[in-house]
Context: one part of a larger RNA
RNA sequence: CUGGGCGUAAAGCGCAUGUAGGCGGUUUAUUAAGUCGGACGUGAAAGCUCCUGGCUCAACUGGGAGAGGUUGUUCGAAACUAGUAGACUAGAGGGUGGUAGAGGAGAGCGGAAUUCCAGGUGUAGCGGUGAAAUGCGUAGAUAUCUGGAGGAACACCAGUGGCGAAAGCGGCUCUCUGGCCCACUCCUGACGCUGAGAUGCGAAAGCCAGGGGAGAGAACGGGAUUAGAAACCCCGGUAUUCCUGGCCGUAAACGAUGUCAACUAGGCGUGGGAGGUUAUUGACCCCUUCUGUGCUGUAGCUAACGCGUUAAGUCGACCGCCUGGGGACUACGGCCGCAAGGCUAAAACUC
Numbered sequence: 001c002u003g004g005g006c007g008u009a010a011a012g013c014g015c016a017u018g019u020a021g022g023c024g025g026u027u028u029a030u031u032a033a034g035u036c037g038g039a040c041g042u043g044a045a046a047g048c049u050c051c052u053g054g055c056u057c058a059a060c061u062g063g064g065a066g067a068g069g070u071u072g073u074u075c076g077a078a079a080c081u082a083g084u085a086g087a088c089u090a091g092a093g094g095g096u097g098g099u100a101g102a103g104g105a106g107a108g109c110g111g112a113a114u115u116c117c118a119g120g121u122g123u124a125g126c127g128g129u130g131a132a133a134u135g136c137g138u139a140g141a142u143a144u145c146u147g148g149a150g151g152a153a154c155a156c157c158a159g160u161g162g163c164g165a166a167a168g169c170g171g172c173u174c175u176c177u178g179g180c181c182c183a184c185u186c187c188u189g190a191c192g193c194u195g196a197g198a199u200g201c202g203a204a205a206g207c208c209a210g211g212g213g214a215g216a217g218a219a220c221g222g223g224a225u226u227a228g229a230a231a232c233c234c235c236g237g238u239a240u241u242c243c244u245g246g247c248c249g250u251a252a253a254c255g256a257u258g259u260c261a262a263c264u265a266g267g268c269g270u271g272g273g274a275g276g277u278u279a280u281u282g283a284c285c286c287c288u289u290c291u292g293u294g295c296u297g298u299a300g301c302u303a304a305c306g307c308g309u310u311a312a313g314u315c316g317a318c319c320g321c322c323u324g325g326g327g328a329c330u331a332c333g334g335c336c337g338c339a340a341g342g343c344u345a346a347a348a349c350u351c
Base pairs, nucleotide, nucleotide: 004322005321006320007305008304012319014201015200016199017198021194022193023192025088026087027086028085029084030083031082033081034080035077036076037075038074039073040072041071042069048066049065050064051063052062053061054060091191092188093187094186095184096183097182098181103177104176105175106174107173108172109171110154115149116148117147118146119145120144121143125136126135162169163168206247207246208245209244210243211242215241216240220236221235222234223233258318259317260316262314263313266296267295268294269293270292271291272290273289274288275287276286300307301306324351325350326349333344334343335342336341
């Protein structure tokens, strides 16, 4: 080097952009690097294979032939790969015209509810639980009405609905802005796919600085429960949760399923578009088609469960990863981080 694998047994990087590299559509001509053939040279001896001798046999050993190569020179072949020159449009991108959307960023606005504050009415309880108590309340609570303050989240609509690469995104309006999809088939003419390193994004918690702080609420205090109760339940409550700027870089970051392309029965929903049919022009229904998202299921696959045109089927390109359990998502070293820690990653020993 060669093997087998990666939904659940070990194994898909959290996601993307992209460098090197690997791989790459149709067609013509040409070159001859790869490739294939011939000739010549070389490939020491030993060893290996075959033939044949010598030790009584064998091991061992003598002789002959052959095999053995990313090998050199030279002459050829031109299908494939590659190079060069040219052409094409089915991949890819662009144009024109449209649609849908919680895609992103900033600013402004709104109502419901909780809490707090002020005032009115009003009086003895309220609250909480399995039952209670701590707690609040005659210094007037709870309840109720009016007014005000402030923060956070946006009921119904709401949907295996939509959008986004993933993380994720939900009141309304405005501004800026990314992407998808559909129709036309007008333009470019392989401009493509993947992607070691690298770079960017990346829930929650956590960290730094400055704000903010209604509700919830680690820690903490108290009340219960209990044999005990470092808990579950109750009353409070700081950090935090929110905003701005900067770090962190991890998750059961999950479809536990890498990306791209092709091919391979159907049926039933649902989102977005286009065309047709029907009525009169319009809508519904129905039919066709493209694109998403679900259910069911054929062949096939699978250890089974299950997957099944959104594949885990049949194949190809490229990357990542696995190789018994524990030790060990560890030690050491290195890199990163303010820290917490992260990334990379063993061995002894043991079963």
Small-subunit ribosomal RNA, central domain from a metagenome, 351 nucleotides, folded computationally. The prediction has a mean pLDDT of 88. Rfam family: Bacterial small subunit ribosomal RNA. The RNAcentral record of the full RNA draws on SILVA.